[in-house]
RNA sequence: GCGUCGGUGGCGGAAUGGUAUACGCGUUGGUCUCAGAAGCCAAUGGGGCAACCCUUGUGAGUUCGAGUCUCAUCCGGCGCA
Numbered sequence: 001g002c003g004u005c006g007g008u009g010g011c012g013g014a015a016u017g018g019u020a021u022a023c024g025c026g027u028u029g030g031u032c033u034c035a036g037a038a039g040c041c042a043a044u045g046g047g048g049c050a051a052c053c054c055u056u057g058u059g060a061g062u063u064c065g066a067g068u069c070u071c072a073u074c075c076g077g078c079g080c081a
Base pairs, nucleotide, nucleotide: 001080002079003078004077005076006075007074010025011024012023018064026044027043028042029041030040031039045054046053047052057073058072059071060070061069
């Protein structure tokens, strides 16, 4: 350089073009205990006092609607040269 696969909350990782983040881990609070661990229950993307705003690497496009389709681009894995 060419081809191919991938990039999603703090981490892993799902998601048929239709509520973005299921599920697990972690974290926080509670329960239990003399105290802890384990278990169980609840909450948990980011910003903001709030109203609200933003969010699937980045930038465009298609569409009523995009994590998903198209184009460009950045980063990473693999293959070829």
Transfer RNA from a Bacilli bacterium, 81 nucleotides, folded computationally. The source organism's lineage runs through Bacteria, Bacillati, Bacillota and Bacilli. It was read from a public genome assembly. It matches the Rfam family "tRNA". The family's RNA type in Rfam is transfer RNA. The prediction has a mean pLDDT of 81.